[in-house]
C1' cells in the first nucleotide's frame, strides 16, 4: 500500500413510526425514534422509480374530468465519478 471486513477499538449516520414546519405532489427540514449501514461521505451522470404543478391535447355550454409531459424528486434500488476513519483473519 492494494484487495478486504472481526461480535476489535474510536467515532458516525439513521429506517419504520409519530409531532412541528413547508411543498400542487411525489418528497423535502427540524424534533422524537433506531430498522439497519464500512462509504447509509459526496455527485442525479447513465439505469431505474415516485409525483403531474406548469403547459399542451381531448371531451364538456360551463363549472370540471381524463391523458401526455420534468423544468421538481429519490443515492437507505443498481451501476458510474470523487474524497475518506480504523486494522484482526
Nucleotide at each position: 500500500a492494494u484487495c478486504c471486513g472481526a461480535u476489535a477499538a474510536a467515532g458516525g449516520c439513521a429506517a419504520a413510526a409519530u409531532c412541528g414546519g413547508u411543498g400542487a405532489a411525489a418528497g423535502c427540514c427540524g424534533g422524537u425514534g433506531a430498522c439497519g449501514c464500512a462509504a447509509a461521505g459526496c455527485c442525479a451522470u447513465g439505469g431505474g422509480u415516485c409525483u403531474a404543478a406548469c403547459g399542451u391535447c381531448a371531451c364538456a355550454c360551463a363549472a370540471g374530468u381524463g391523458a401526455c409531459c420534468a423544468c421538481g424528486a429519490c443515492u437507505g434500488c443498481c451501476a458510474g465519478a470523487c474524497u475518506g476513519c480504523c486494522g484482526a483473519a

Predicted 3D model of an 89-nucleotide RNA (c-di-GMP-I riboswitch aptamer) from an Anaerolineaceae bacterium. Its mean pLDDT, the model's own confidence on a scale to 100, is 89. The organism belongs to Anaerolineaceae, within Bacteria.